Transfer RNA from an archaeon, 74 nucleotides, folded computationally.
RNA sequence: GGGCGUGUAGCUCAGUCUGGUAGAGCAAUGGUCUUAUACGCCAUCGGUCAGCGGUUCAAAUCCGCUCAUGCCCA
Numbered sequence: 001g002g003g004c005g006u007g008u009a010g011c012u013c014a015g016u017c018u019g020g021u022a023g024a025g026c027a028a029u030g031g032u033c034u035u036a037u038a039c040g041c042c043a044u045c046g047g048u049c050a051g052c053g054g055u056u057c058a059a060a061u062c063c064g065c066u067c068a069u070g071c072c073c074a
C1' cells in the first nucleotide's frame, strides 16, 4: 500500500440482510425473602448505536469519507 471483518448500556452481545418505539444477560441501586449474608423473585437505573456528511417522511440499519482495532496479502 491492497483485501476482509469488528465498533450498539459499566461488561459480554443481539438487532443490520428485509429502514419504522433502541433490546437481552451480567453488573449497579431499591424492595422482598433471611437471625444475617448469599441465592431466588420484583422494580428501577444505565445509550451521541465510533465520528462527519449524504439519501429518505423516517437511518443502529442504505451510500460516501474518516478514525480505532483484528486478520490476511504484498
Stems, first nucleotide, its partner, number of pairs: 001073007010026004020057001028044005050066005
Its Rfam family is "tRNA". Rfam classes the family as a transfer RNA. RNAcentral holds the sequence, with entries from ENA.